[in-house]
RNA sequence: GCCAUCUUAGCUCAGUUGGUAGAGCACGUGAUUUGUAAUCUCGUGGCCACCGGUUCAAGUCCGGUAGAUGGCU
Repeated sequence: GCCAUCUUAGCUCAGUUGGUAGAGCACGUGAUUUGUAAUCUCGUGGCCACCGGUUCAAGUCCGGUAGAUGGCU
């Protein structure tokens, strides 16, 4: 220098054919316990990496930028 894949909650990751953004862990509340842990209940937390485009509608499609990983030279 070229090519491919990836970027979604604090962390690890889903999200199918474009149509209301989710799970586990973590965190907070409450129950249980003499107390702690464990268990159970409920809840908080996202401008979906960034900038544009297409569309009635974009996490999803298109272009560009940045970053990460791998491959080739």
Description: Predicted 3D model of a 73-nucleotide RNA (transfer RNA) from a Geminocystaceae cyanobacterium. The coordinates come from a structure-prediction model, not an experiment, and the mean pLDDT is 80. Rfam family: tRNA. Gene Ontology term of the family: triplet codon-amino acid adaptor activity. It is annotated as a transfer RNA. Lineage of the source: Bacteria > Bacillati > Cyanobacteriota > Oscillatoriophycideae > Geminocystaceae. The sequence is in RNAcentral, with records from ENA.